This is a predicted structure of a 528-nucleotide part of an RNA (small-subunit ribosomal RNA, 5' domain) from an uncultured bacterium. The coordinates come from a structure-prediction model, not an experiment, and the mean pLDDT is 84.
[in-house]
Context: one part of a larger RNA
RNA sequence: GGUGCGGCAUGCCUUACACAUGCAAGUCGAGCGGCAGCGCGGGGGCAAGGGUGGCGGCGAGCGGCGAACGGGUGAGUAAUACAUCGGAACGUGUCCUGUCGUGGGGGAUAACCAGUAGAAAGACUGGCUAAUACCGCAUGAGAUCGAAAGAUGAAAGCGGGGGACCCGAGGGUAACUGAGGGCCUCGCGCGAUUGGAGCGGCCGAUGUCGGAUUAGCUAGUUGGCGUGGUAAGAGCCCACCAAGGCGACGAUCCAUAGCUGGUCAGUGAGAACGACCAGCCACACUGGGACUGAGACACGGCCCAGACUCCUACGGGAGGCAGCAGUGGGGAAUUUUGGACAAUGGGUGCAAGCCUGAUCCAGCCAUGCCGCGUGUGUGAAGCAGUAGGCCUUCGGGUUGUAAAGCACUUUCGGCCGGAACGAAAUCGCCUUCGUUAAUAGCGGGGGUGGAUGACGGUACCGGAAGAAGAAGCACCGGCUAACUACGUGCCAGCAGCCGCGGUAAUACGUAGGGUGCGAGCGUUAAUC
Repeated sequence: GGUGCGGCAUGCCUUACACAUGCAAGUCGAGCGGCAGCGCGGGGGCAAGGGUGGCGGCGAGCGGCGAACGGGUGAGUAAUACAUCGGAACGUGUCCUGUCGUGGGGGAUAACCAGUAGAAAGACUGGCUAAUACCGCAUGAGAUCGAAAGAUGAAAGCGGGGGACCCGAGGGUAACUGAGGGCCUCGCGCGAUUGGAGCGGCCGAUGUCGGAUUAGCUAGUUGGCGUGGUAAGAGCCCACCAAGGCGACGAUCCAUAGCUGGUCAGUGAGAACGACCAGCCACACUGGGACUGAGACACGGCCCAGACUCCUACGGGAGGCAGCAGUGGGGAAUUUUGGACAAUGGGUGCAAGCCUGAUCCAGCCAUGCCGCGUGUGUGAAGCAGUAGGCCUUCGGGUUGUAAAGCACUUUCGGCCGGAACGAAAUCGCCUUCGUUAAUAGCGGGGGUGGAUGACGGUACCGGAAGAAGAAGCACCGGCUAACUACGUGCCAGCAGCCGCGGUAAUACGUAGGGUGCGAGCGUUAAUC
C1' cells in the first nucleotide's frame, strides 16, 4: 500500500514502572449462643410504625475446614537452582486400611447489654451466656521414655430411624395421656496407634555461559570432643581443642543468565533460543522477622524499618494488580473494565447447594498456520483477432479467448426456515443386596422418570435469488524467473554484492508487456 470468508493457535519480548474502579476464597445452622435484615404463618391493629418468634432461613459473632491449592511473573540465582543417577538420619492435614477407645467433671469468653473517650480507623471498662472453643480427672490395647521396675500423655459430639422395656416435664379427680430422655440401631464425626498411597524436607556423584587484561581465597574458616537445636543428618548454633580446607582438572573475583522436557535451523557434527504447553526453582512495593498451622517464614495474613500514594477534626490512620479486565507511562510493538459456572477441576457441606477472572466460552488483531472463494464452459466467422493502449522495418506485431456475445453453475457472503453433540450424574420412584429386632433409616448394585447449556438459534442441514459482493504486492543488468519505448543526462535517482546514470540507460522515473507469489506481498530486525 491493499484486503472476501472460515477453522485452529498465539497476543507487553520494553519500566520486577506507578496504579482509579470492579471482581479474583470461601463455606458449614447436621458444632454453638442467638436473631440485625428478608419471606411465610398466627395473634393484634383502620393503616403506618412498634412488639412476639413458630417455620423458612440468616447479617454480625464464637467454632471447624480451606485460605500453603489454583492463578501471575522471571527480578534475583552460575549453584542453598536445574537435569540424570543414587542415598539415609526424617515429616505428613485430607485419602485407603488394621486395631483399641469415645467415661466423668470444671472454669471462662465473644456476640449481646450498659458505659467511657475518639473525626475516623479502631479501642477500653463493667455485666450476662453457649459449644465439636478451652482446661483438669479417670482409663492406656497400642505408642513414647527406660536395662528393668516403672513412668508419661487422649477424646466431642451432631443428625436420621425405632418394636418391646425403663424414666418422665406437663395435662387429668382417676383411668390414662404424654414433649423429651434412657436403651437399640444407622450415618457423619472425635481420640490413640499400625501399615500404605501420594506429597514433601535432607545428603552425595556427574553435567550445565564468558573473562587469567581476575591467581591466590578462607577464622565458623577445615576437622575433633561435648552441649544445644531440628521432623531429620550436619559448624546448623555455641564452648573448648587442633591447624586445617579450597585452588591452573581454574579456587576467589567480575560479567551475563531462571533450569529442563523442548523449539528452531542444519546431511550431520555442532550452533542459536527456552514465547505458548508441561515439570522444577525463585519472587510478591524494598529490606528484615517470626506467629498460626499437617504444611508458609505465607501474592489478595501479621509485626518492624524504608520509599511512595491517599484520608484527617493535625491527635492519628489506610494501601500494595509480577491474579482477571482496565488506566497512565515507557516503547517499533501486544486485546474486552465481556458471558457462564452448562462441562472439567478445586474449596466447603450429610446433602441440596454456595463460591471459583481456575476453567469453559465469546470479543479484538491477516500476528502465525491451515482450508476455501473471487466463477465454469463456449466464444476469432468471408465480412470481426473489433475498438482502445503499446511497439513498429508502417507491411504489421502484441495485449488476446482476454473482453463482448451465448449457455451454465451458486461454494463462500447476504436473505428465509429447521436445528444439535457436548448431559448424565447428583435428585425422585421401583427393585435387590448389606447393616439392623425392623418391610424404618442409611449405604452398594440394577431398572425407570424428570430436571439442568454460558457458548447459541452457534455448528450443521434445507430453500429462493443472482456472476451477482470479493486482488493485490514485489520484481524484470548478472547472481535470479521475466524487455521494449519515452523522459532524464554523473543530474534526478537506484543499490543485498558486483555496480548503473556524463544524449539512443533492458540497472534512474513513467508507460506497455512480462515474471514470481497471492489475501497476501515486499522491507527491516533476528537465528541456523